A computed fold for a 501-nucleotide part of an RNA from an uncultured bacterium, annotated as small-subunit ribosomal RNA, 5' domain.
[in-house]
Context: one part of a larger RNA
RNA sequence: GGAUUAACGCUGGCGGCGUGCUUAACACAUGCAAGUCGAACGAGGUGAUGUCUUCGGAUGUUACCGAGUGGCGGACGGGUGAGUAACGCGUGGAUAACCUGCCCUGUACAGGGGGGCAACAGCUGGAAACGGCUGCUAAUACCGCAUAAGCGCACGGGACCGCAUGGUUUUGUGUGAAAAGAUUUUAUCAGUACAGGAUGGAUCCGCGUCUGAUUAGCCAGUUGGCGGGGUAACGGCCCACCAAAGCGACGAUCAGUAGCCGAUCUGAGAGGAUGACCGGCCACAUUGGGACUGAGACACGGCCCAGACUCCUACGGGAGGCAGCAGUGGGGAAUAUUGCACAAUGGGGGAAACCCUGAUGCAGCGACGCCGCGUGAGUGAAAAAGUAUUUCGGUAUGUAAAGCUCUAUCAGCAGGGAAGAAAGUGACGGUACCUGACUAAGAAGCACCGGCUAAAUACGUGCCAGCAGCCGCGGUAAUACGUAUGGUGCAAGCGUUAUCC
Numbered sequence: 001g002g003a004u005u006a007a008c009g010c011u012g013g014c015g016g017c018g019u020g021c022u023u024a025a026c027a028c029a030u031g032c033a034a035g036u037c038g039a040a041c042g043a044g045g046u047g048a049u050g051u052c053u054u055c056g057g058a059u060g061u062u063a064c065c066g067a068g069u070g071g072c073g074g075a076c077g078g079g080u081g082a083g084u085a086a087c088g089c090g091u092g093g094a095u096a097a098c099c100u101g102c103c104c105u106g107u108a109c110a111g112g113g114g115g116g117c118a119a120c121a122g123c124u125g126g127a128a129a130c131g132g133c134u135g136c137u138a139a140u141a142c143c144g145c146a147u148a149a150g151c152g153c154a155c156g157g158g159a160c161c162g163c164a165u166g167g168u169u170u171u172g173u174g175u176g177a178a179a180a181g182a183u184u185u186u187a188u189c190a191g192u193a194c195a196g197g198a199u200g201g202a203u204c205c206g207c208g209u210c211u212g213a214u215u216a217g218c219c220a221g222u223u224g225g226c227g228g229g230g231u232a233a234c235g236g237c238c239c240a241c242c243a244a245a246g247c248g249a250c251g252a253u254c255a256g257u258a259g260c261c262g263a264u265c266u267g268a269g270a271g272g273a274u275g276a277c278c279g280g281c282c283a284c285a286u287u288g289g290g291a292c293u294g295a296g297a298c299a300c301g302g303c304c305c306a307g308a309c310u311c312c313u314a315c316g317g318g319a320g321g322c323a324g325c326a327g328u329g330g331g332g333a334a335u336a337u338u339g340c341a342c343a344a345u346g347g348g349g350g351a352a353a354c355c356c357u358g359a360u361g362c363a364g365c366g367a368c369g370c371c372g373c374g375u376g377a378g379u380g381a382a383a384a385a386g387u388a389u390u391u392c393g394g395u396a397u398g399u400a401a402a403g404c405u406c407u408a409u410c411a412g413c414a415g416g417g418a419a420g421a422a423a424g425u426g427a428c429g430g431u432a433c434c435u436g437a438c439u440a441a442g443a444a445g446c447a448c449c450g451g452c453u454a455a456a457u458a459c460g461u462g463c464c465a466g467c468a469g470c471c472g473c474g475g476u477a478a479u480a481c482g483u484a485u486g487g488u489g490c491a492a493g494c495g496u497u498a499u500c501c
Base pairs, nucleotide, nucleotide: 001501002500003499004498006497007496008495009494010493013373014372015371016370017369018368019366020365021331026329027328028327030326031325032324035072036071037070040069041068044065045064046063047062048061049060050059051058052057079284080283081282088209089208090207091206092205093204094203095202098201099200103197104196105195106194107193108192109191111145113143114142120135121134122133123132124131125130151176152175153174154173155172156171157170158169159168160167161166181189182188183187210256211255212254217247218246222244223243224242225241227239228238229237259281260280261279262278263274264273265272266271286307287306288305289304290303309320310319311318312317337363339362340361341360345359346357347356348355349354376406377405378404379403386397387396388395389394410442413436414435415434416433420428445490446489447488448487449486450471451470452469456485457484458483459482460481466473467472
């Protein structure tokens, strides 16, 4: 000098764009943050309306409501950085060792049956949470049977190829597994099997990735083999048996610290430092463990168990998880609103209308940062008054002010008023912007002035009070302390502190 997720002191006019718990991965009141589908299904309720009626009611159409079965989505989006020195990340390869819902393309199908369980009704347990028993019922829920182009499995034959295990293809026998319908009713959306694509993921490997030797030896599933189990898949991943290996001064092990990167800051560069915001990957979701469902999780707003904590309780037992958005307490030098809207962009569901969306778009607060603008312009010498100083003549403030003549950026007032939205639909917002009238009015501070370092005099103080980044200053004329005047620098900021280069 530059930089900062900054803080503190003094000061503070406007706008745009950004940005805002770095500390306690501390605890959380309250509200919201993941639902949706009646065009999968049966029943119930409410309203409107029609027909019949023995006036009790029965039945039909239609709209809506909230439970239940069922489907898809709750594995995305959002948060945080505790752990992790690791194939975690970065980069380059490999999979002849793998999976992939929704989507796209192609091929072949969708025949015919069955039994139950919720809801509901009755009885019943419990303070509650939540149940239990009996009975009824539907489906795109569940289960057999048929069919099988293609597919899986077992055992054979042939051809071609490669990168070691091997791969591709063809063929024979045996064997196994499918399906669902809905509706504005004739076109759409679904369903099943197989093949390919796309997308997303999984695994393995080379290289790179902080400090300490005042950590030198470490390791028993340890290293390898054989056989099995398990997995989507390879593998000590797991198990039985066998062998005794494996790693290490090219730093193993241990300890400390740390999410990694694109990037950011600095620097001429090499390098050094950092990893806020934004983007990619990883890990985590009160602590530890576990699996279930599913195409996908070992699952932030799912389940089970254990621990700590909080709450309810009829003491028998239950409920909860803000490192989602706001917000509260606490900690701290320090960090915001319990806001508006789904109008846009995207996401989930749905045939659609639409519903949901604290993602997102916006608004609010903070000079926290960057950028832009303003606080007036011209003229004006009796060089006014005041103030400071003085050698008392003057000098400085100083064309500065006043006065005169103008202008209206910003703010304020009035009128008009968008784009963002494809037919409709605008939270922002009567916002941006435009026009008009109006008054110089409403808008300047902070630090410094001994040298480094731009800028000096007077008074007060008297090694006191104090200053100070370094040198140092102050003990009676202090350009260094305090005040005043003047000056210098930057300016809606200025200085200080902290950290990095």

The full RNA is in RNAcentral, with records from ENA, Greengenes and SILVA. The coordinates come from a structure-prediction model, not an experiment, and the mean pLDDT is 85.